[in-house]
RNA sequence: GAGUUUGAUCAUGGCUCAGAGCGAACGCUAGGUGGUGGGCUUAACACAUGCAAGUCGAACGCAAUUGAUGCUUUCGGGCUUCAAUUGAGUGGCGCACGGGUGAGUAACACGUAGAUAACGUGCCCUUGGGCGGGGGAUAACACUUCGAAAGAAGUACUAAUACCGCAUACAGCGCAUUGGUCUUAGGACCGAUGCGGCAAAGCUGCCCUCUGAAUAUGGUGGCACCCAAGGAGCGGUCUGCGGCCCAUUAGCUUGUUGGUGAGGUAACGGCUCACCAAGGCUACGAUGGGUAGCUGGUCUGAGAGGAUGAUCAGCCACACUGGGACUGAGACACGGCCCAGACUCCUACGGGAGGCAGCAGUGGGGAAUAUUGGACAACGGGCGAAAGCCUGAUCCAGCCACACCACGUGAGUGAUGAAGGCCCUCGGGUUGUAAAGCUCUGUCGGGAGGAACGAAGAUUAUAGUCUGCAACGGCUUUAAUUUGACGGUACCUCGCAAGAAAGCACCGGCUAACUUCGUGCCAGCAGCCGCGGUAAUACGAAGGGUGCAAGCGUUGCUCGGAAUUACUGGGCGUAAAGGGUCCGUAGGUGGCCCAGCAGGUUGGGUGUGAAAGCCCCGAGCUCAACUCGGGAAAUGCACUCAAAACUGCUGAGCUUGAGUCCGGGAGAGGGAAGUGGAAUUCCCAGUGUAGAGGUGAAAUUCGUAGAGAUUGGGAGGAACACCAGUGGCGAAAGCGACUUCCUGGACCGGUACUGACACUGAGGGACGAAAGCGUGGGGAGCAAACAGGAUUAGAUACCCUGGUAGUCCACGCUGUAGACGAUGAGUACUAGAUGUCGCGGGUAUUGACCCCUGCGGUGUCGCAGCUAACGCGUUAAGUACUCCGCCUGGGGACUACGGUCGCAAGACUAAAACUCAAAGGAAUUGACGGGGGCCCGCACAAGCGGUGGAGUAUGUGGUUUAAUUCGACGCAACGCGCAGAACCUUACCCAGUCUUGACAUCCUUUGCUCACCAUAGAGAUAUGGUUUUCUCCUUAACGGGAGACAGAGUGACAGGUGCUGCAUGGCUGUCGUCAGCUCGUGUCGUGAGAUGUUCGGUUAAGUCCGGUAACGAGCGCAACCCCUAUCCUUAGUUGCCAAUUAUGGGACUCUAGGGAGACUCCCGGUGUUAAACCGGAGGAAGAUGGGGAUGACGUCAAGUCCUCAUGGCCCUUACGACUGGGGCUACACACGUACUACAAUGGCAUCUACAAAGAGUCGCUAAAUCGCGAGAUCACGCUAAUCUCAAAAAAGAUGCCUCAGUUCGGAUUGGAGUCUGCAACUCGACUCCAUGAAGUUGGAAUCGCUAGUAAUCGUGGAUCAGCAUGCCACGGUGAAUACGUUCCCGGGCCUUGUACACACCGCCCGUCACACCACGAAAGUUGAAUUGACCCGAAGUCGUCUGCCUAACCUUUAUGGAGGGAAGCGCCUACGGUUGAUUCGAUGAUUGGGGUGAAGUCGUAACAAGGUAACC
Repeated sequence: GAGUUUGAUCAUGGCUCAGAGCGAACGCUAGGUGGUGGGCUUAACACAUGCAAGUCGAACGCAAUUGAUGCUUUCGGGCUUCAAUUGAGUGGCGCACGGGUGAGUAACACGUAGAUAACGUGCCCUUGGGCGGGGGAUAACACUUCGAAAGAAGUACUAAUACCGCAUACAGCGCAUUGGUCUUAGGACCGAUGCGGCAAAGCUGCCCUCUGAAUAUGGUGGCACCCAAGGAGCGGUCUGCGGCCCAUUAGCUUGUUGGUGAGGUAACGGCUCACCAAGGCUACGAUGGGUAGCUGGUCUGAGAGGAUGAUCAGCCACACUGGGACUGAGACACGGCCCAGACUCCUACGGGAGGCAGCAGUGGGGAAUAUUGGACAACGGGCGAAAGCCUGAUCCAGCCACACCACGUGAGUGAUGAAGGCCCUCGGGUUGUAAAGCUCUGUCGGGAGGAACGAAGAUUAUAGUCUGCAACGGCUUUAAUUUGACGGUACCUCGCAAGAAAGCACCGGCUAACUUCGUGCCAGCAGCCGCGGUAAUACGAAGGGUGCAAGCGUUGCUCGGAAUUACUGGGCGUAAAGGGUCCGUAGGUGGCCCAGCAGGUUGGGUGUGAAAGCCCCGAGCUCAACUCGGGAAAUGCACUCAAAACUGCUGAGCUUGAGUCCGGGAGAGGGAAGUGGAAUUCCCAGUGUAGAGGUGAAAUUCGUAGAGAUUGGGAGGAACACCAGUGGCGAAAGCGACUUCCUGGACCGGUACUGACACUGAGGGACGAAAGCGUGGGGAGCAAACAGGAUUAGAUACCCUGGUAGUCCACGCUGUAGACGAUGAGUACUAGAUGUCGCGGGUAUUGACCCCUGCGGUGUCGCAGCUAACGCGUUAAGUACUCCGCCUGGGGACUACGGUCGCAAGACUAAAACUCAAAGGAAUUGACGGGGGCCCGCACAAGCGGUGGAGUAUGUGGUUUAAUUCGACGCAACGCGCAGAACCUUACCCAGUCUUGACAUCCUUUGCUCACCAUAGAGAUAUGGUUUUCUCCUUAACGGGAGACAGAGUGACAGGUGCUGCAUGGCUGUCGUCAGCUCGUGUCGUGAGAUGUUCGGUUAAGUCCGGUAACGAGCGCAACCCCUAUCCUUAGUUGCCAAUUAUGGGACUCUAGGGAGACUCCCGGUGUUAAACCGGAGGAAGAUGGGGAUGACGUCAAGUCCUCAUGGCCCUUACGACUGGGGCUACACACGUACUACAAUGGCAUCUACAAAGAGUCGCUAAAUCGCGAGAUCACGCUAAUCUCAAAAAAGAUGCCUCAGUUCGGAUUGGAGUCUGCAACUCGACUCCAUGAAGUUGGAAUCGCUAGUAAUCGUGGAUCAGCAUGCCACGGUGAAUACGUUCCCGGGCCUUGUACACACCGCCCGUCACACCACGAAAGUUGAAUUGACCCGAAGUCGUCUGCCUAACCUUUAUGGAGGGAAGCGCCUACGGUUGAUUCGAUGAUUGGGGUGAAGUCGUAACAAGGUAACC
C1' cells in the first nucleotide's frame, strides 16, 4: 500500500496478501559448466573398526640385532672396543594447548568499565649472583611364587639432570628494635641493626697441554640447573552497570548477617570452625517456578526497535551419570587415577575391561545433513642442540543445486507470413522470424599438446662480521644440492563441430498474464474474499500468454507492512477502555527572589570500545561472489578539565498557592429525642338492605350469621399531599411533615496571622442503593414464593382475588448496580447571549421593584476549536501541564483452576484449549411497525343486487386411462391461451406406412405434368390403363440454350408444438391513471448522500400560489385526439316531409363535413392584496360537463421458446412426415365463474306500442304454400341510409291461476323428428309428445355498484358447415344511499424507531434429541521434580593415633631419637534406604458446562410501542 464487516458510507477493529531472509525440508526438472562458502537444528541416544599426543640416547642403566676393530679359541665360539638400528624401563618436558559439544547454568556465567595497597605464573626476555663437597637407594634386567586373564608379590644387583643431608647465600623470608617519605583511613614505599633457618646437576662441541692412544686437568663456547629482582604474556579473585518470562510465586534466611579469635588458601572473605550479638534480603520484586549457554555479530526495519546466537571470533560450562582427590607452574584433568551407579564386553565364575559431545564410520531417532579419502608441501603446535619425529589442528580432495556469484544452451538474415496445432463472426486470426533454408561464431563440453604461483626454508661449501688467542658457535652474502598432498590442477595453444545443454510456477480480484473443450454443488480448487447446481477467464485438459530461470514452486520459521503494545508513535462520552465515592501512605510532580554546591545537564580532552563483519576508498583472482590494505564508525563505559541557564541539594527570605481568624446569611447535609394531621386497614356501636368487588368480558372473593354504603368511637403501623421549581444540600450512595439538642461542609465580606505547609495517589482505610444473611422486635398498606379464577393450542406469564418472607426499627454482615454526565482528580488559559439559586457593591428611590456590576453554584443556546459522526463548547469532549486507573478482534469468559474475603449466597483477582472472519460505533437511503400526523380510493360506513345452499353449463384440481396433448397457480391461474376439439384442428395414444423426406435451395438425369378409370386396401398408398405432349430465345432447317413443373438419383441439408421464459428479443399482466420518478449547474456534508422534491395553504394531480440555497429542466399530471350533450353553417340520397302514380320541397328529424360554445369569464364572501375555495348570475352544459384512447422511473428472475423470432443443448429409417381409428367430452370427489330458479313486483293466454347498433353474394333471404314445430318447397329484392335478417323485450290492456313443491321450477329420461355435414355411436344443435328431479331465498364467509349508474329487459356481431348460459357491442325501463373517515383493505406525503437490506413471508433466542471436538470436576491409580527428619556410609582430603613397619639425618649405638608409612578411629560426604511434605504432569467409571454441525423437536424471549418498553 491492497483485499475483506455494509444496499451504500465514514471511522474503529481484527484476519489475509504483496517484500526481505534461512544451517532448511518436500514436489517437479534422468538437471549444462565453473568459482567461493556451507553441511545431525532431532537422541548430551548407544557405539564395531582404524586413526586423533607424543618426544628427547646431547639426562641414565640394560637388553637385542647388524656391521667393523683388536685379542683369544677346543674353530662351535668367547672377550674387548667402536658404529648404526630397535625395545621396554628410570628421568625431563608435554599431555591443563589444539579439537568437540551446548546438557547444565538467570549466575559476577557473559558484556562493559574498573579494582587487586588481597594474588600466582612453567616455557620466553632483561639484570645481578651462584653452580662446592658428600651419601643412601630404586626400576629396568635376573630368579622364584600366585593368577584363566588383567596383573601382583618376594629375593638379589645397578645408573642418573631421580632422591637426601652438609657448606655458601648481600638482597629476599621469619622474629625483635628502629629512621625517613607518602597516604582520607587502613596502610604503602625506601632503609638500618641483631638473631634464625632455607639452593643447585649436569650433558656436550672445539682447542691447548700431557700421553703410544684415550681419559683427566686447563681454556673457550652451547644447552641445561639454582637464588633473587624486573618485564612480557597468561591466569585467579573482587566490584559498579547492562541484557528473559510468571505476583494465579509475597514473604525468604540459621553459617543465615555482623564481630572476636583460630584454621585454611597463591590470595581477600563464614571459605571453615569456636564463642558472642540478632541480624541480613524484599514491592526499585526477595524467595519460588518456567525457559535459556553469553557476546562480537546475523536477519529485518527509514529509524527506534523486533527476532536470533549455524558457519568465523572472544568468554564460560561439560566430557557415560554422581562424588573425590592426586600430580603439576597450571586440572579437581575428553583420549589420567580412586569410589559408587547404569549399560556393554571378556571370563576357567574366582575376577577383570570400557567410555567418539576428537576425525571418518555404524545402528537408532528424524522431514532432514557428507568419505571408515590424501598429505604434513604450507601455516600452527609438542619434544629435541639439531637432523627429525608426532600432529583427523590444518591444508587439500570426494559427496550434496544447500546458499551466493559468474558463464552458457548460439548470432545474423529469412514471408509463401509453409506445414501442423488452437480459435473463428468461416472473412480470417494466432503460434510467428518462430521453424525450414542461407551465412557466421566457438564460450562451455569432449580430443591433443604445453604448463604454473603457492618454496619460505633445510643441508654442504665459501666470504664478511660478533665473541674469543684460536677453534666451535651466532648473524649476513654467495654457490651447489634438495623439499608440492592438491595435480599434470588453474591457465595457455591447436583442431573438430550448432553439433551435447530448459525447466518450473502462474493467468477471477489483490497481481503481470484469456480463450476453447470436458465436468455439472459432482470431481475438485482455495493465502483472504470466494469459485463449482449445463454456456466456469476460479475445477481438469489443450492452445495461447505472463513471471522467474539451472532452477522454479510448496511448506515451516523470523522481521516488515502492523501507528495492531504507539520512546520515536495510539487511545478510554456512544466503537475495547475512568476505579462506585472519598481520605490518605510510599512514590511522582510542584509558586516567587538570592547565595553556594555540582548529582542530573552541556562542552572540551584522555583511555577503552579485540579481530572479523557492516559502510567508504583502493587493490588481487579475466568480472563477480571471495580475499587483501587503509579509513570511518562503534550512538557505550570510565577518568579528567570547565560552565552554572534549567532541574536537583543546602542555606536565607517573600506572599500571590494553601491554611488559620473575625463578621454574616442560605440549605430535604448528618445523628438523636419528641410531636402532628390526612389517608388505608382492622375492631366496637348506630342507621340500612341486597348486593358489593373486579374486568376487555368474566370468575375466584366478600355478603341475609347483614356485606358494600354512611355516622360515631377506638387500635396500630408505615409514608409525609399542596408548598415543589432542569430549586437546594451532600464525596458518592443519597436527603422532603413539624419542634428541640448535638454536629460536618460550602459560600460571601473583612483584612490580622502562618509562610509552599501544595496537587495526585500504587498498596491501605472509611463510606457505599436495592436485594440478601444473622439475632431480637414490629407488621397498617404493598408484595417475590405460593394458591385460586380467567385468558390461551398451551399459559408454570401478562389481567383478577387472596397471600408468606420481605419492606419498618436496633445491632452485626454482605460490598455489588445502566453505582451514568456511560465523561478520574487538580491548575491555568480561550467570544458571547439568556434563565435561575446564595451572598455582596453602585446609581437612584420614602420603600419595593427595575438597571449596572463582583464572587460562588446550577441550566439552556452558541463563536473559535475539537470530534468518525452524533455532538461538546469557561460546568469542554477546546488549548496545555501534573498524577492515578484502564484498553488492545468476536465468542469461549463478569468463566475454570488457584488464592484472599464472607455464616451462606457469593464477591475480588483471573486464564487456556477450541472456534469464527468478522463482532461493534455513528450516520445515510430504503423497507417495515399490532409508531405518530395529514390525505385519497365503492376501502369502510349508508344503500341496492348478488355469490356461498339447488339443478345445469363451463374452467380447474384430483383420480382414472393406451392417451385423457401442453401451458396458466394469491390479488395479477381457474366461461384463461380456445373469436367456437364429431373428422380436420391436434400438439396426445394405438395401428399401418415413408426416409433428401409433407416444405426450401443447389447438382445430375429423364420428360412430361395435370386429369380420369379399374383393381387391392381402413386409408395413406400400390399396380395397371386411358388421355395429353408445356413456355421462351436463337437457327433457313437439323439442332442448341434457358425456364416452369414432375419422376428418379446423390449429398450438402430439410424438419422438430423436443428442453431451457432462470440464456434472450418482441409482446403482455400488475402495483396504477397511483402522482410520482429523475437530471444539469450551484450549495451543504470527510463521505454514502442531502438540497431542489421539504414548509404554509390549495388541488383530481409534484395542480397552482407564497416562502425558501437554490435556479432551471426532463419523463409523468393536465391539455392537444375520438365519441357524446347545445347551437350555427354547408350538403341533401337510398334519409325526412308532402302528394299520390310519377313528380316536388329543404322547413324539421336524420346523415356527415366545417365552425361556435365553458375560460373559475362575471358578481359577492373567505383567504396572505396569492393560489384557490364557497355561494350566485347567465347558460344546452359549471367547475378536468360525461365516456374513451393515452399507462412515467421501476417492481414481481411475473407470463409466454405451443403466435413469431432467437443463443445453447438434444433427435435425424425418427423426438421428422403421412394415414385410419381413438383421446382432449372419462368421473367417487373438491373449487372458481356463470345460467335458470325457488315464484303473485309472479306464471300462462290474448291484444296493443316504442329502440339502438350491426351483419349479409359459397351470403341475408321477402312474400306465398306445406308442416303443431324445428323446418321444407318455390322464389322477389339486395354488393345495402334503398332489400333482407327483424319479431324488439320488459312496458301497457284484459282474463285465468291464489300460496301449493303449485298453471312455480325445469333437470333427467322415453319416443318421434328437423338441420348442418363424407360422417352426429363414442361426441352436435334444435323441434314435438310424454316424463316432471333438486329447489320454498341459502352457514361461516364473500363480491359488484355513487347516475342514465346498480338492477332489470331484450337486440346484434365475431368465431363458424353445424354448435354460445361464454366473449364483444347495442339500446329500453330505471332506483336507493353516502352522517362521515373511528375501524378493515390498498395507496401517497412528512416524521419517528429499527439488531430488517433476499428488506416482517425479515431477523432471531433458549431447552431437548443426534454427531464430533477441546476443556473442567472426580473415588482413585501412576510418574517426575524439589524438599524435611532419620538410617547406612564407598573413595578421599584433613585431623587423630604410636600397639606395628621404617635406607639416607642425629648420637648417650639403643628393643634409641627425629621424620615417614600401613592399619585403626573421628568429622565431612556421593550413591542407597525408611517415612513425611510440596509442586507439576499422565490416566480414571461417572459427571458439568462450552464450541461446531443439514432443511430435527418445542415454543417465540429480543429487534417496531416486537404486540406486558427494554435493560443492569

The RNA shown here (small-subunit ribosomal RNA) has 1512 nucleotides and comes from an uncultured marine bacterium. The RNAcentral record of the sequence draws on ENA and SILVA. It matches the Rfam family "Bacterial small subunit ribosomal RNA". The coordinates come from a structure-prediction model, not an experiment, and the mean pLDDT is 83.